[in-house]
Context: one part of a larger RNA
């Protein structure tokens, strides 16, 4: 000299943009971080409308009615395997990069072939027990896109090539062409959406290899499912994955085995470069979720806010028993030199679900805190010698502070007061017109026109007006490296200090005070690395 997620000390004026537990993967009170769909389903608790019934203060109060709008709990589907923290373990096919075969892949997208016909359950509800709870348990009623058979299956699987085997589910909206009853309706007809079969695409995801991927020989020999074959089993899927039996064979000074230590990578510092250090924040992979272990469910998990078992801890008990797991945002103790708020909205982007219209979302977008860092801007312009007082210094004449100040003449950025005032908004939703679908001027789909809307920040950015230099400069250093020197005080004493080295009576080196350097809302200092 540059650099930092920095700490500390002094000192602090506004603004834009990052950034913000590095230390105990330490233990946590709270609140909130994953729900959603009534257009799958029985249903109606709570609300709201309509209707009814009673009562009378005649506009209320009470009861009724799942027919409505909806919707608590509950069947049932879809998501909770994404998003979001964190680096504890990991020296590894765990990252990176090239590249392979033996694979799965919900939701997307474009195909092919179907969607017939039946049955039994079970929660919810209602009875009734049992516990302190926490929840159990008996019994009876009941729906479904819940679950189970059957017809049928071109294509699909298996096959000894003869055959065997396996499917589905409904649901909303609309109309009366035809066909029943003739009211308007569904057994019709349309639109639209799901289901099951298959085979392909995308996308993810598993798995295999080659080469790269930090120390230590004061670690030299490691290995028995070890190495390899062969049957059988496993698995989406190779394969000692696992199992029997056989053989005796892997690997290792080209550094095996063992200790330690560590996430890896794109980057990121610094350097001319070559290298050297480093992996905060952003991005990919990668592993963890109180220790450990395990396996359900599923298109995917061995699952952070899922289930079981053991542990430590905590909490609650009626002692018989249960309950939990912030390395999700906030926030609390604790460690620590140190590190924000129990903040706002889902307006935007982007996730889930739902025909949608919406609901949810501590992702996410904002906004607090903090000079923690990077950039911007102020904190005044001009004039102004009587070289003013006052410091300090003197060889006592003066020199310096210093055009500095005062004074005079202006400006008003910022910060303050008051008005104005964009984008950041796309879509939804109504209405209309067109064009497809149809029998149809229904619905629906699709493209346009209007209308009335929808912003968390926000008192937004920006403009305007208003008063006044008015709010607004410090920090370290000054022997030499190194830009910047005298007085006074001390006297090897207090002290100073990065290396040399000042200090014992004239200290530019130690403390004030004047002057001066240099850098500024910072400036030094420790700490760390080139």
């Nucleotide at each position: 000299g540059a650099u930092u997620g920095a700490a500390c000390g002094c000192u602090a004026g506004c603004g834009g943009c990052a950034u913000g537990c590095c230390u105990a993967a330490c233990a946590c009170a709270u609140g909130c971080a994953a729900g959603u769909c009534g257009a799958a389903c029985g249903g109606u608790a709570a609300c709201g409308a309509u209707g009814g019934a009673a009562g009378c203060u005649u506009g209320c109060u009470u009861c009724c009615a799942g027919g409505c709008g909806a919707c608590g709990a509950g069947u049932g589907g879809c998501g909770g395997a994404c998003g979001g923290g964190u680096g504890a373990g990991u020296a590894a096919c765990g990252c990176g990069u090239a590249g392979g075969a033996a694979u799965c892949u919900g939701c997307c997208c474009a195909g092919u072939a179907g969607u017939g016909g039946g049955g039994g359950a079970c929660a919810a509800c209602c009875a009734g027990a049992g516990g302190a709870a926490a929840c159990u348990c008996u019994g009876g009623c009941u729906a479904a896109u819940a679950c189970c058979g059957c017809u049928u299956a071109c294509a699909c699987u298996c096959u000894a090539c003869g055959g065997a085997g396996a499917a589905a589910a409904g649901g909303a909206g609309g109309c009366c062409u035809c066909u029943a009853c003739u009211u308007g309706u569904a057994a019709g007809c349309u639109c639209u959406u799901g289901c099951u079969u298959u085979a392909a695409g995308a996308u993810u995801a598993g798995c295999c290899u080659g080469c790269g991927u930090a120390c230590g020989a004061u670690u030299a020999g490691c290995u028995a499912g070890u190495u390899g074959g062969u049957g059988a089993g496993g698995u989406a899927a190779a394969g000692g994955c696992c199992u029997a039996c056989c053989a005796a064979g892997g690997c290792g000074a080209c550094g095996a085995u063992c200790g330690g230590u560590a996430g890896c990578u794109g980057g990121u510092c610094u350097g001319a470069g070559a290298g050297g250090a480093u992996g905060a924040c952003c991005a990919g992979c990668c592993a963890c979720a109180c220790u450990g272990g395990g396996a359900c469910u599923g298109a995917g998990a061995c699952a952070c806010g899922g289930c079981c078992c053991a542990g430590a801890c905590u909490c609650c008990u009626a002692c018989g028993g249960g309950a939990g797991g912030c390395a999700g945002c906030a926030g609390u103790g604790g460690g620590g030199a140190a590190u924000a708020u129990u903040g706002g909205a889902c307006a935007a982007u982007g996730g889930g679900g739902g025909c949608a219209a919406c609901c949810c979302u501590g992702a996410u977008c904002c906004a607090g805190c903090a000079a923690u860092g990077c950039c911007g801007c102020g904190u005044g312009u001009g004039u102004g010698a009587a070289g003013a007082a006052g410091g300090c210094c003197u060889g006592a004449g003066g020199g310096u502070u210093g055009u500095a100040a005062a004074g005079c003449a202006c400006u008003u950025u910022c910060a303050g007061u008051g008005g104005g005032g964009a984008g950041g908004a796309a879509g939804g939703u109504u209405u209309u017109a067109u064009g497809g679908u149809u029998a149809a001027u229904a619905u629906c789909c699709a493209u346009g026109g209007g209308g009335a809307u929808u912003g968390a920040c926000g008192u937004u950015a920006c403009c305007c007006a208003c008063a006044g230099a008015a709010g607004a400069a410090g920090c370290a250093c000054c022997g030499g490296c190194u830009a910047a020197c005298u007085c006074u005080g001390u006297g090897c004493c207090a002290g100073c200090a990065g290396c040399c080295g000042c200090g014992g009576u004239a200290a530019u080196a130690c403390a004030g005070a004047g002057a001066g350097u240099g850098c500024g809302a910072g400036c030094g200092u420790u700490a760390a690395u080139c």
This is a predicted structure of a 530-nucleotide part of an RNA (small-subunit ribosomal RNA, 5' domain) from an uncultured prokaryote. Model confidence (mean pLDDT): 87 of 100. The RNAcentral record of the full RNA draws on ENA.